Model confidence (mean pLDDT): 80 of 100. This is a predicted structure of a 71-nucleotide RNA (transfer RNA) from a Patescibacteria group bacterium. Taxonomically the source falls in Bacteria candidate phyla (Bacteria). Its Rfam family is "tRNA". It is annotated as a transfer RNA. Its family is annotated with triplet codon-amino acid adaptor activity in the Gene Ontology.
[in-house]
RNA sequence: GCGAGUAUGGUCUAGUGGCAUGAUACUUGCUUCCCAAGCAAGCGAUGCGGGUUCGAUUCCCGCUACUCGCA
Repeated sequence: GCGAGUAUGGUCUAGUGGCAUGAUACUUGCUUCCCAAGCAAGCGAUGCGGGUUCGAUUCCCGCUACUCGCA
């Protein structure tokens, strides 16, 4: 330099053109003499810019970062 793939809460992850899922972590409460474990609730996310569309996390283009392959 060329090609391909990936980007979703603090972390890991599912997902589909129509309110974004679960786990873990965190916070609060219950339980316990205390801790741990357990139970309940809460919190918090679609990399950036543009396009298509009534509506985009999803489709298209570009950029950025990372990974893989070729040279």